[in-house]
RNA sequence: GGGCGUGUAGCUCAGUUGGUCAGAGCGCAGGACUUAUAAGCCUGUGGUCGGUGGUUCAACUCCACCCACGCCCACCA
Repeated sequence: GGGCGUGUAGCUCAGUUGGUCAGAGCGCAGGACUUAUAAGCCUGUGGUCGGUGGUUCAACUCCACCCACGCCCACCA
């Protein structure tokens, strides 16, 4: 330098033939229970969907560019 992939909650991830509201588990907070704690139970808590722009009535989802990370290839005086 070329190609491919990934980027969604504090963490691990799901969700894309464009449309209901952006979700799960873990975590965290509170409650109840208990002599007290843990586990389990109940309630609550969470996001500029990596960034910018574009297409569209409508974008996490499609397109372009950029950024970060990973893999492969090429180059290597």

Notes: This is a predicted structure of a 77-nucleotide RNA (transfer RNA) from Candidatus Peribacteria bacterium RIFCSPHIGHO2_02_FULL_51_15. Lineage of the source: Bacteria > Bacteria candidate phyla > Candidatus Peregrinibacteriota > Candidatus Peribacteria. Its mean pLDDT, the model's own confidence on a scale to 100, is 80. The sequence is in RNAcentral, with records from ENA. Rfam family: tRNA. Rfam links the family to the GO term triplet codon-amino acid adaptor activity.